[in-house]
């Protein structure tokens, strides 16, 4: 210098003007039960994110259900140790795989409990398998130049071929041909013992080698898990209608019928209320009205911003993380404010040999109960550590 790896950070800056939302103060009005509420204006202060997103995990909080524990069903997680409020997160290790390397990736328990599956191709896919091929030692037959040749009964997993996968690999010996049949090395299985908290690693020695793969198929083992979610939930509470309690007014009289009776039914007169403009009369109805209580709805208040909080520093720890001290207060909400313009600068695009010029643009995206993670989106840029190649000293 170039090409990379890992971790962390920023994600336009400054100034001016105008606008919007929350909170606090003030001014002029309006309402008032005198506590306060409110229109407009004004001053001060605060006002999106690293992902506010997806809603995929875990928790706080709230209500509901539930005597404890165990079990069953269902769902989830799955090497080991640690961390945490908790986690499927994170940290540190182990094992396997990839990369020259820094480093990266892995649902990474059990296939010797059982069941199931292994497409296509292929002779054969699981208590293996003779399609091509190799052999002719043994037995039988034919021919014969008596050496053999051919056929059959058969033997063979070395070679070919199929396949993701065909019951260790290479070599030598051996054999009729072969074959862990024998041997050497490699691989594999078991393994006293040693190291490590553990996963796991090393391993004297033993074994000719055996039960191929799939559990993100059922299943087995271990561990975890009540349900719903801020439209959770709590409080205050209007008009109208309906419920309850208690007052006021009216609930009167006659006749008939039923019933032992309380009473019920019918009818006539009278009364209350409403309507037809009043009286009269007619029609409808059988109550009208006041106060209080309780439930729900509209509406309002809380939940709702001091928190597993941010920053700095010190200590313990390899780290995740934990602890001490100091300091800061940092949006709140409701169908929803967080925006616009100008100037200077920065970055990108375009033009120009340069100085520079002019125009355009500034990623992804925007809180709504909160927090810890994961995942996804993202123009451009910065820092630290490390790796490889080349060059120079």
């Nucleotide at each position: 210098u170039c090409a990379g790896a890992u971790g962390g950070c920023c994600g336009g800056a400054c100034g001016g003007c105008c606008g919007c939302g929350g909170c606090g103060g003030g001014a002029c009005g309006g309402c008032u039960c005198c506590g306060g509420c409110u229109c407009u204006c004004u001053c001060g202060u605060c006002g999106a994110g690293g992902a506010a997103a997806g809603u995929c995990c875990g928790g706080g909080c709230u209500c509901c259900a539930c005597g404890g524990a165990a079990g069953c069903a269902c769902g989830g997680u799955g090497c080991c140790g640690g961390u945490u409020a908790a986690c499927g997160g994170c940290c540190g290790g182990c094992g396997g795989g990839g990369g020259c390397g820094a480093c990266c990736c892995c649902a990474g328990g059990g296939a010797a409990a059982g069941u199931g599956c292994c497409a296509c191709a292929g002779a054969g896919a699981g208590c293996a398998g003779a399609c091509c091929g190799c052999c002719g030692a043994a037995c039988g037959g034919a021919c014969c130049u008596c050496g053999g040749u051919c056929c059959g009964u058969g033997g063979c997993a070395a070679g070919g071929g199929u396949g993701a996968a065909a019951g260790g690999g290479u070599g030598c010996g051996g054999c009729a041909a072969g074959a862990g049949c024998g041997c050497a090395c490699c691989g594999c299985g078991g393994g006293a013992c040693c190291g490590g908290c553990a996963a796991c690693g090393g391993g004297a020695c033993c074994g000719g080698c055996a039960u191929g793969g799939c559990a993100a198929a059922c299943c087995c083992c271990a561990c975890c898990g009540g349900g719903a979610g801020c439209a959770a939930g709590a409080c205050c509470a209007a008009a109208u209608a309906g419920g309850g309690a208690u007052g006021g007014c009216a609930a009167g009289g006659g006749c008939c019928g039923g019933g032992u009776g309380a009473c019920c039914g019918g009818u006539c007169c009278a009364g209350g209320c409403g309507c037809g403009u009043u009286u009269c009369c007619g029609c409808g109805u059988u109550g009208c009205u006041g106060u209080c209580c309780g439930g729900g709805u509209c509406g309002g208040u809380c939940g709702c911003g001091c928190g597993a909080g941010g920053c700095g520093u010190c200590c313990g720890g390899u780290a995740a993380c934990g602890g001490g001290c100091g300091u800061c207060c940092c949006a709140g909400a409701g169908g929803a404010a967080u925006g616009g313009c100008c100037g200077u600068c920065g970055c990108c695009c375009g033009c120009g040999u340069c100085a520079g010029c002019g125009g355009g643009g500034c990623a992804c995206a925007g809180a709504a109960c909160c927090c810890g993670g994961c995942u996804u989106a993202c123009a451009g840029g910065c820092c630290a550590u490390c790796u490889g190649a080349c060059g120079c000293c």
Background:
The RNA shown here (Bacterial RNase P class A) has 393 nucleotides and comes from an Alphaproteobacteria bacterium. NCBI's taxonomy places the organism under Bacteria, Pseudomonadati, Pseudomonadota, Alphaproteobacteria. Its Rfam family is "Bacterial RNase P class A". The family's RNA type in Rfam is ribozyme. The model forms 96% of the base pairs in the Rfam consensus.